RNA sequence: GCGCGCUUAGCUCAGUUGGAUAGAGCGUUGGCCUCCGGAGCCAAAGGCCGAGGGUUCGAAUCCCCCAGCGCGCG
Numbered sequence: 001g002c003g004c005g006c007u008u009a010g011c012u013c014a015g016u017u018g019g020a021u022a023g024a025g026c027g028u029u030g031g032c033c034u035c036c037g038g039a040g041c042c043a044a045a046g047g048c049c050g051a052g053g054g055u056u057c058g059a060a061u062c063c064c065c066c067a068g069c070g071c072g073c074g
Base pairs, nucleotide, nucleotide: 001073002072003071004070005069006068007067010026011025012024013023019057028044029043030042031041032040050066052064053063054062
């Protein structure tokens, strides 16, 4: 330099035939329970989906470009 893949919550990841207020587990916070509890139960907060553009009535999802990470080739 070229090709391919990945980038979504603090962490690990779902979600890609474009369409409903973007989800789960863990973690965090609060409450309940309990003799106590880091165990169990309930609830909440937390992301405008790596940056920027484009297509579309509508984009996490399609297209372009940039960045980061990984793999392969030279």